This is a predicted structure of a 75-nucleotide RNA (transfer RNA) from a Verrucomicrobiales bacterium.
RNAcentral holds the sequence, with entries from ENA.
It matches the Rfam family "tRNA". Rfam classes the family as a transfer RNA.
């Protein structure tokens, strides 16, 4: 340099055009002498960024950024 992916909650990930979710983690309450386990409840996101398409975009298109893999080139 070329090609193909990925970017969504603190972490790991779902969500394939119509109200953003799960597990773990975290907080509170119950339970316990206490802790853990277990149960209940709750907080936490302008979906990497800038534009475009659409009545409507996490989702489709383009640019940019970050990241992974492969190929090529150089010595």
């Nucleotide at each position: 340099g070329c090609g193909c992916g990925c970017u969504u909650a603190g972490c790991u990930c779902a969500g394939u055009g119509g109200u953003a979710g799960a597990g773990c983690a975290c907080a509170u309450c119950g339970u316990u002498c206490a802790c853990a386990c277990c149960g209940a409840u709750g907080g936490g996101g302008u979906c990497g960024u800038u534009g475009g398409u659409u009545c409507a975009a996490g989702u489709c298109c383009a640019g940019c950024a970050g990241u992974g893999c492969g190929c090529a080139c150089c010595a």